[in-house]
RNA sequence: UAAAUGAAGAGUUUGAUCCUGGCUCAGGAUGAACGCUGGCGGCGUGCUUAAGACAUGCAAGUCGAGUGGGUUCAGACCCACGGCGAACGGGUGAGUAACAUGCAGGAACUUUUUUUAAGUCGGGCAUAUCCUUCCGAAAGGAAGUGCAAUACCCGAUGUGGCCGGAUUUAGCCCGCAAGGGUUUUAUCAGGUUAAAGCCGCAAGGCGCUUAAAGCGAGGCCUGCAUACCAUCAGCUAGUUGGCAAGGUAAUGGCUUACCAAGGCAAUGACGGUUAGCGGAUCUGAGAGGAUGACCCGCCACACUGGGACUGCGACACGGCCCAGACUCCUACGGGAGGCAGCAGUUUGGAAUUUUGGACAAUGGGGGAAACCCUGAUCCAGCGACGCCGCGUGGACGAAGACGGCCUUCGGGUUGUAAAGUCCUUUUGGCAGGGAAAAAUUUUUGAUGGUACCUGCAGAAUAAGAGGUUGCUAACUCUGUGCCAGCAGCAGCGGUAAUACAGAGACCUCAAGCGUUAUCCGGAAUUAUUGGGCGUAAAGCGUACCGAUCGGUGGUUCUGAAAGUCAGAGGUGAAAUCGCAAAGCUUAACUUUGUGACUGUCCUUUGAAACUUCAGGACUAGAGGGGCAAAGAGGAAGCUGGAACAAACGGUGUAGUAGUGAAAUGCGUUGAUAUCGUUUGGAACACCAAUAGCGAAGGCAGGCUUCUGGGUGCCUCCUGACACUGCUAGGACGAAAGCGUGGGGAGCGACAAGGAUUAGAUACCCUUUUAGUCCACGCUGUAAACGAUGCGCAUUAGGCGCUGGAGAGUAUCGACCCUCAUCAGUGCCGCAGCUAACGCGUUAAAUGCGCCGCCUGGGGAGUACGGCCGCAAGGCUAAAACUCAAAGGAAUUGACGGGGACCCGCACAAGCGGUGGAGCAUGUGGUUUAAUUCGACGGUAAGCGAGGAACCUUACCAAGGCUUGACAUGUACCUGCAUCUCCUGGAAACAGGAGCGCCUUCGAGGGUGGUACACAGGUGCUGCACGGUUGUCGUCAGCUCGUGUCGUGAGAUGUGCACUUAAGUGUGCGAACGAGCGCAACCCCUAUUGUUGGUUACAAGUGUCCAACGAGACUGCCAGGGUUUAACCUGGAGGAAGGUGGGGAUGACGUCAAAUCAGCGUGGCUCUUACGCCUUGGGCUACACACGUGCUACAAUGGACAGUUACAAAGGGACGCCAAGGGGCAACCCGGAGCAAAUCCCAUCAAAACUGUCCCCAGUUCGGAUUGAGGGCUGAAACUCGCCCUCAUGAAGCCGGAAUCGCUAGUAACCGUAGAUCAGCCUCGCUACGGUGAAUACGUUCUCGGGUUUUGUACACACCGCCCGUCAAACCAUGGGAGUGGAUAGUACCCGAAGACCUCGUUUGAGGUUGAAGGUAAGAUUCAUGACUGGGGUUAAGUCGUAACAAGGCAUCGGUAGCGGAAGCUGUCGAUGGAUCACCUCCUUU
Repeated sequence: UAAAUGAAGAGUUUGAUCCUGGCUCAGGAUGAACGCUGGCGGCGUGCUUAAGACAUGCAAGUCGAGUGGGUUCAGACCCACGGCGAACGGGUGAGUAACAUGCAGGAACUUUUUUUAAGUCGGGCAUAUCCUUCCGAAAGGAAGUGCAAUACCCGAUGUGGCCGGAUUUAGCCCGCAAGGGUUUUAUCAGGUUAAAGCCGCAAGGCGCUUAAAGCGAGGCCUGCAUACCAUCAGCUAGUUGGCAAGGUAAUGGCUUACCAAGGCAAUGACGGUUAGCGGAUCUGAGAGGAUGACCCGCCACACUGGGACUGCGACACGGCCCAGACUCCUACGGGAGGCAGCAGUUUGGAAUUUUGGACAAUGGGGGAAACCCUGAUCCAGCGACGCCGCGUGGACGAAGACGGCCUUCGGGUUGUAAAGUCCUUUUGGCAGGGAAAAAUUUUUGAUGGUACCUGCAGAAUAAGAGGUUGCUAACUCUGUGCCAGCAGCAGCGGUAAUACAGAGACCUCAAGCGUUAUCCGGAAUUAUUGGGCGUAAAGCGUACCGAUCGGUGGUUCUGAAAGUCAGAGGUGAAAUCGCAAAGCUUAACUUUGUGACUGUCCUUUGAAACUUCAGGACUAGAGGGGCAAAGAGGAAGCUGGAACAAACGGUGUAGUAGUGAAAUGCGUUGAUAUCGUUUGGAACACCAAUAGCGAAGGCAGGCUUCUGGGUGCCUCCUGACACUGCUAGGACGAAAGCGUGGGGAGCGACAAGGAUUAGAUACCCUUUUAGUCCACGCUGUAAACGAUGCGCAUUAGGCGCUGGAGAGUAUCGACCCUCAUCAGUGCCGCAGCUAACGCGUUAAAUGCGCCGCCUGGGGAGUACGGCCGCAAGGCUAAAACUCAAAGGAAUUGACGGGGACCCGCACAAGCGGUGGAGCAUGUGGUUUAAUUCGACGGUAAGCGAGGAACCUUACCAAGGCUUGACAUGUACCUGCAUCUCCUGGAAACAGGAGCGCCUUCGAGGGUGGUACACAGGUGCUGCACGGUUGUCGUCAGCUCGUGUCGUGAGAUGUGCACUUAAGUGUGCGAACGAGCGCAACCCCUAUUGUUGGUUACAAGUGUCCAACGAGACUGCCAGGGUUUAACCUGGAGGAAGGUGGGGAUGACGUCAAAUCAGCGUGGCUCUUACGCCUUGGGCUACACACGUGCUACAAUGGACAGUUACAAAGGGACGCCAAGGGGCAACCCGGAGCAAAUCCCAUCAAAACUGUCCCCAGUUCGGAUUGAGGGCUGAAACUCGCCCUCAUGAAGCCGGAAUCGCUAGUAACCGUAGAUCAGCCUCGCUACGGUGAAUACGUUCUCGGGUUUUGUACACACCGCCCGUCAAACCAUGGGAGUGGAUAGUACCCGAAGACCUCGUUUGAGGUUGAAGGUAAGAUUCAUGACUGGGGUUAAGUCGUAACAAGGCAUCGGUAGCGGAAGCUGUCGAUGGAUCACCUCCUUU
């Protein structure tokens, strides 16, 4: 300034975090297609595929005012010659990577039309149509007679043109000059070169010829721009240039002959692949990226290939000739054709229109004109293909209707939505009127009776698509049950799916909505704007030597003006785009004006700061010189001692060697050990070090020679000589490996043997070959690492070490010390940087210059190709396919066959058991009609069950019932209940008989029956749940608020030291506080006081009971604890001493732990049965295995007898049961007392003690089993109870591997009581008391736990993760005897048309060239191929366990050998190795 107004993110790797990094989404666009749907109009647009093939019609004719002839009454029409046009317009994009296109320039060319100048005179020979004859099926053709022109030919004229020559004007170039060359102006003589007429009464007009100029169009040349591949690196003989000639409108190797040997290329030649180019279009903030439909400009092509003719112009889309393929006609002799014009057909395809109207307009051709032609064009038709506009109604309307859906059943929602009332008529329908586009006085409108206007009736004719887990706006129900299916990514679905399918509701767009495909964006994800490379992908192994293309370059002066900057001019077609307007009702659309169309390109005038170029000067960069010191720098030669091995000799005797333990091996033929001598090869202890040197690899005994580099000081010299550096060239380059020849002590891949092991192709051991060593040559790679390219500069410090040189102190010298300094080498650290870790003057900070490299993981550093190598292999280096991650750093956990500390009957020290026997009991298994179900390491197994003969009972068989054994409600019927008896039956039950029958007359309650709602289920899911419980664990932990630190996850607090049973406490600390846990509070118990005492005891008392109190708190002392504290040890006192003993009490959480069969409960499921009743059976089976117990095996005992004792805690009415009596006994009779400190169970509780016998035995141990006889309970004791008596008298003589409990009133031993219960399988469980021990040095080991640290590839958290072979299926790909095509060339053969050349044959012959074709050998590329190689993918295949923790042999890199496989071993290297110890350096005190 009217005209530049604009930049967004999200999901997904993890338990969580930050980063890196890919994948995916939201936006816009399209010549689109597909699915569902579809009212109208305007403007646009429509074969992107097969440049496949095409039926039919049309698309280029016109002129009688150039001419001849024919026909017609005539207008007129037809044939032929002639003229102009047909080279425009229209189509397509095959080819083309180049003067094709675009921009900007250039000189050497041409002219239908316009203007100007001059002219247009005289003559002549033919021929088509036509006519006659002939050939042919046709297409077509042949012969003959005659005739015309603006057709053709000859002559004249020459304004002029052209040719060569002379004079002359003005420039330019070469040359010192003289002069030469070239262009040009003007003039002159010579040669050569033109024409056509027609119309008109006439005027005149239209033509014709020559020349010049203008416009416009075309041809040619040059600069710059113009895709990918270097796995295309060398290409080129007309090739590059010259001379001459030919040819062209014109320049030119355009062509030919001759001469020269050039020309192009890393700034990408040559080759290959792909592609029409531009204006522009889409996208983007822009820079860019992608595209090249429609419209405009250019190019190329016209069935494929070649060729010329005519013409101003073509090598010609609707012309010709030849060859080829294809199609058609044919009388078989021969002919015809070319829709990539408009319609249309067929094929291909996901896919693209009517065989329409008109020349009315615009434009084109012809004509003097009328006019004719025009599928150009203007219109119409078809298609939601796109853009734009309009509509499908508006207002009121709550009983919040019906219906649908949901529901907590109350209601909510659909919803003012509908209905209903009033109104409107866009659109559509009908009727009437009716344009502009016509310029031009008249005439002329395909579109079209169209647009538009008016009237009429009537809400009437008009809504769908996609979505609703997150991204992303929008949620519920039902069905399904890892099925069916969805999905852009993450992902959803395995019985409560907002993710599948349906429904309702909702959301977004709307005549469209979604999907698919493609492009840009987001993506700073190729980064110029605008990225990176220590560990994520990424620094070449080094950069010494000589040298090159390149990029960059110190201070200063002068000049130039290439870059740069400024002004002016030109150009950048129109359309498009921006702005302002205008026209269609608006918009889309169209028109007008203006702006813009980049820093671009061209010309020109300037400026001179910076870069550049040229010239000069300087010394701070760089190099040289002098002096000096250090060093495992390199190469060659000489030499030393220790150790080791072997040989020989001596001494000497039975072992040695080796290992976790062994064995193989060596040894009585004398080893090992020891002494001596000799020989041999390799490596160099101590010094020795984060020390030194070198470019890196690397370099170490000592001495000598040769030699490279760096450093310090002096500031003498040169004067920018510098930095970097791809490809190519040359050089170096650990170990392993290869070749040739030596050497070979030790070590030692391979190999052999021994072990280990499930196996052991390994780890361990014995032996040992290549190799390791030397010389010469090759290889050229490593975790060749600081995982950190080289050079320069700037930016706090502190502490070391190495090599120099200086100053101070001192009389001088040496040493030491201190200070500042140069070069190197380390550690810590500020700022800064970093994702973090960390780096930090030796940068990973801040800048500059140059190089290399990266762009998701896998496939793969692989294949193919090329280069190198003797080989092994190295260098360069993809794709298909596949996944949504792969990865870095740090965090919290968990884990470790990692570390540290601590605790526990965890081990140890002890006592007693289990495991062996018999029996009891539970479980597994087996069996069975059924052996109901649950519980399964610890944390199931004498557990649920604290009591299965029936019942229980859930299981099985059989027989029955169906509103039901049980609950509630409704309707109807009924005085109907209960009970007794009979018949059948195993019973339930069925049938029958009897008894009985309330209150009041409205009804009500009860009972029974019928019908309906419903009941019922120990059926499933404990992985849908509640509640309850186990376990870690009575372990000491688990968290929060505020603050602080960290980008963050998180950390701190909760850390460190001491201490404790304890996160118990104390001190210090960026923490300060708090909560749940610990402890305490509660109960029992040990001592004692007071009070009260029945049923205790003979009393009036308190041994006993109850209630309420006291008492213990590290309170006191000593020592330790650093001063102090917490606390620890000992002591006093005390009944009790350091939580006195015991109990209850179980943090956050873990185990999808247990329980749907205690109970409750969601969902599912059964309903004359999976419900209910009954009888009988089963849960009690029995080859076997396991768990828990009892009794034993005996003398610390058993039996018998006896004496004397001592408990505690319980229970008792369908009960406990005394005294007395009977029975050997179990028990019976009996009946007193007691609802209990009174009575009873219950006695002397038992073990204990005393005495006698037994005398070590399968017993006087042990009691199983069995027989007989009894008792009790109970309808019932067979399956299947307990007890008593007599008889019987099994195994068993202390228990293998292994394993359990217990630290004091405990273990062990002994008995007593209770619950359940008719009875009892109880030897169980829960309580109670009696007698009453041993041992603990200690924390190395086993198990479990806590804290902390470390590693981690684990997070379902080691019961983790994960590698490779093999087997199976599928997929893409490499090799492959080959096979089949395609493309481009080479050589030769043949050779059409045409062009050119030659000829004595001219209607001919020969030659050159020449498309197509053929032959040959190759190149490139595609497809295919028996077989074969590896790769990838695939819930539950096989073998092992290589990696992640010290991963159980630390791992990894290079190399070599070996092995089913992961892999193992040797050698060198790295730390990206844990742990322990030491050294050095640093930090703190």
This is a predicted structure of a 1485-nucleotide RNA (small-subunit ribosomal RNA) from a bacterium. Its Rfam family is "Bacterial small subunit ribosomal RNA". Gene Ontology terms of the family: ribosome and structural constituent of ribosome.